[in-house]
Predicted 3D model of a 478-nucleotide part of an RNA (small-subunit ribosomal RNA, 3' major domain) from an uncultured organism. RNAcentral holds the full RNA, with entries from ENA, Greengenes and SILVA. The prediction has a mean pLDDT of 84.

Context: one part of a larger RNA
């Protein structure tokens, strides 16, 4: 000096408390373990592995197993030597990979000696590994934690580790800020500069917008007009404890309160300090040693990654009437789109089929918002709930849905009556509920990430669980 104690004070955090929803019990989704298996690739594992890397395993991906093949090799570099430079096409034999052949074309510059590219062959250095070692590193990340805290210089004080400063008294979301004081200062960190939304001028009106004017229709900014409104970019203004009044130490604050679209950080995002966990990651990638080198390289084809007595994680969708279904009938935001997104029409119950207007998009188009509200019906049941699960007929992508894709129809109608210890989540436009959308992708979403609709209850309070922060004490730990 630290680190710890079921010491002590103080002080926060959705930490409990005080509510609201949930998982924990069922059906399926999906991750792990297990077991199985030729293989069921690897890798993550108390928080901070386990809908996790994988922003999508039918081939490919693929790293993994089973056969079939190659061996300077699938890709890189030299140099040598061919060559009708290359590309393409058929046709044999094979699961292809390749393998035998067969035609079509007949590269560009040349001083015609050749050279350029490309291919085929020899040879040489040599490639090549998703093999191992994250405890040999690099970069990248997680985490205590957006928690206020970790340092330095110089001085001063201790023999010395070291202290002081950072500590006291107030205050803060904050080591914020104020006062005091053998300290004075300054760094990283807090906070501000950045970005979204919240008011308001100004600017600018086309593809947006329609108040006033006209013209038109079955009807709709449809048209001539206009840029007021809306909206949509730029550029600004605005909030600073600035204003009053209390309270404090005359201070920092702290309470109330005025104006204001907004008030004390307005709300949300980015942004993570000195370390910590030999924290993950040699499978993104780089890389040191180690190994393998007719194989642990590589090309191909079929299988696996999807197996299924079990246990667990995360989710969904229900048990219903604040509900199902049946018909009308409003109102979003954000994004995508050229090998694209695709309208009106026509067909089909449907999934979707045709066809091809329109858009490289404030224009066309995905696109139907859906809960909401209207009016009908169920009448408390394993039901008109619940949809699992099988049977059949089908539709789309795709060489190809057997193993193993979504979807759509008929028929089938399983567990399931609110869930034992026990446990998670949220304090406001927030739980809850409701849809929409895009990323990866041919096609595959209950995951992921984003939008808006509608819209709560609850906090006395810090005794107590868990995590942090200062300060002291005690220690036989370091």
């Nucleotide at each position: 000096u630290g680190a710890c104690g079921g010491g002590g004070a103080c002080c926060c955090g959705c930490a409990c408390a005080a509510g609201c929803g949930g998982u924990g019990g069922a059906g399926c989704a999906u991750g792990u373990u297990g077991c199985u298996u030729a293989a069921u690739u690897c890798g993550a594992c108390g928080c901070a592995a386990c809908g996790c890397g994988a922003a999508g395993a039918a081939c490919c991906u693929u790293a993994c197993c089973g056969g079939g093949g190659c061996u300077u090799a699938a890709a890189g570099u030299g140099u040598g030597c061919c060559u009708g430079a290359a590309g393409g096409u058929g046709g044999c034999a094979g699961a292809g990979a390749c393998g035998c052949u067969u035609c079509c074309c007949g590269c560009c510059c040349u001083u015609c000696g050749g050279g350029g590219c490309a291919g085929g062959u020899a040879c040489a250095u040599u490639a090549g590994g998703u093999g191992c070692u994250g405890c040999a590193u690099g970069g990248c990340u997680g985490u205590c934690g957006u928690c206020a805290g970790c340092u330095c210089g110089u001085g001063c004080c201790g023999u010395g580790a070291g202290g002081u400063g950072u500590u006291g008294g107030g205050u803060u979301a904050a080591g914020u800020c104020c006062u005091c004081c053998a300290a004075c200062g300054a760094g990283c960190g807090c906070a501000a500069c950045c970005c979204c939304c919240g008011u308001c001028u100004g600017u600018a009106g086309u593809u947006g917008c329609c108040a006033u004017c006209a013209g038109g229709u079955a009807a709709u900014g449809c048209u001539g007009g206009g840029c007021a409104c809306u909206c949509u970019g730029c550029a600004g203004a605005g909030a600073c404890u600035g204003c009053c009044g209390g309270u404090g130490a005359c201070a920092a604050a702290c309470c109330g309160g005025a104006g204001g679209a907004a008030g004390g950080u307005g709300g949300g995002g980015a942004u993570g300090a000195c370390g910590u966990c030999a924290a993950g990651u040699c499978a993104u990638c780089a890389u040191g040693g180690c190994c393998c080198u007719u194989a642990c390289g590589u090309c191909c084809c079929g299988g696996g990654c999807u197996g299924c007595a079990a246990a667990c994680g995360u989710g969904c969708u229900a048990c219903a009437a604040u509900g199902g279904c049946c018909g009308g009938c409003a109102c979003a935001a954000a994004g995508g789109g050229c090998a694209g997104c695709g309208a009106u029409g026509c067909c089909g119950c449907g999934a979707g089929g045709u066809g091809g207007a329109g858009c490289u998009a404030a224009u066309c188009c995905c696109a139907a918002a859906a809960a909401a509200c209207c009016g009908g019906u169920c009448u408390c049941a394993g039901u008109u709930c619940g949809g699992a699960u099988u049977g059949u007929a089908g539709u789309c992508u795709g060489c190809a849905a057997c193993u193993c894709g979504a979807c759509u129809g008929c028929a089938u109608g399983a567990a399931g009556u609110u869930g034992g210890a026990a446990u998670c989540g949220c304090u406001a436009g927030u739980a809850a509920u409701c849809g929409u959308g895009g990323a990866u992708c041919a096609g595959c979403a209950u995951g992921c990430c984003a939008c808006g609709g509608u819209g709560a209850a609850u906090a006395c309070g810090u005794u107590c669980c868990c995590g942090g922060g200062u300060c002291u004490u005690g220690u036989a730990c370091a």